[in-house]
């Protein structure tokens, strides 16, 4: 170094200035942010995966609540320019963003001191 187990730690970001209004960090100008893994070369917008939310089960559970196996649904990129190679890198001008509450919310409140994709470490075994 590799494959399998256990275990610990880490694991999401943004409304600042203005205007109407009785009321808006929701609506209008404008400002601002960008999980994880991949990928010939770094990606919100190419692949996939995560969180939502529908649903099946003769699994776990007396049931319930929740756990587990499974199935679906689910935003948004184009042009040039470099280059051996980039929808990813520079320019340039667009895009998009759950659920719950409220004056209509990617940026506030909550659900979440929660789950997570998945990082790193530790540590038995194994050829």
């Nucleotide at each position: 170094g590799c494959g399998c187990g256990u275990c610990u730690u880490c694991g999401g970001g943004a409304c600042c200035g203005g205007g109407u209004g009785c009321a808006a960090u929701u609506c209008c100008c404008g400002a601002c942010c960008g999980g994880c893994g991949g990928u010939g070369a770094c990606a919100g917008u190419c692949c996939g995966c995560g969180a939502g939310c529908c649903u099946g089960g003769u699994g776990c559970g007396u049931g319930c609540a929740g756990c587990c196996c499974g199935g679906g649904c689910a935003g948004a990129g184009g042009c040039g320019g470099u280059g051996g190679a980039a929808u990813u890198c520079c320019g340039c001008a667009a895009c998009c963003g759950a659920c719950c509450g409220u004056a209509c919310a990617g940026u506030c409140u909550g659900g979440a001191c929660g789950a997570g994709a998945g990082a790193a470490g530790a540590u038995g075994c194994g050829g």
Molecule: FMN riboswitch aptamer (RFN element)
Organism: Lentisphaerae bacterium ADurb.BinA184